[in-house]
RNA sequence: GCCGGUGUGGCGGAAUAGGCAGACGCACCGCACUCAAAAUGCGGCGGAGCAAUCCAUACCGGUUCAAGUCCGGUCACCGGCA
Numbered sequence: 001g002c003c004g005g006u007g008u009g010g011c012g013g014a015a016u017a018g019g020c021a022g023a024c025g026c027a028c029c030g031c032a033c034u035c036a037a038a039a040u041g042c043g044g045c046g047g048a049g050c051a052a053u054c055c056a057u058a059c060c061g062g063u064u065c066a067a068g069u070c071c072g073g074u075c076a077c078c079g080g081c082a
């Protein structure tokens, strides 16, 4: 230099003929239980805002009524070729 793959909450990951983003698990927080803890059970868990609502899928654009998903470019990592 060329080709291919991957990039989503704190972590692993789900959502694909384009249609509620973050299911499910772990971690974390609160409560119950306990003398205390562990285990277990219940609830909560992206950001802004008083709220309505808006923003968020590596980054920047494009197509579309609508994009994590399709198209172009960039970046990072992994693999192959030279």
Stems, first nucleotide, its partner, number of pairs: 001081007010026003019065001028044005046055003058074005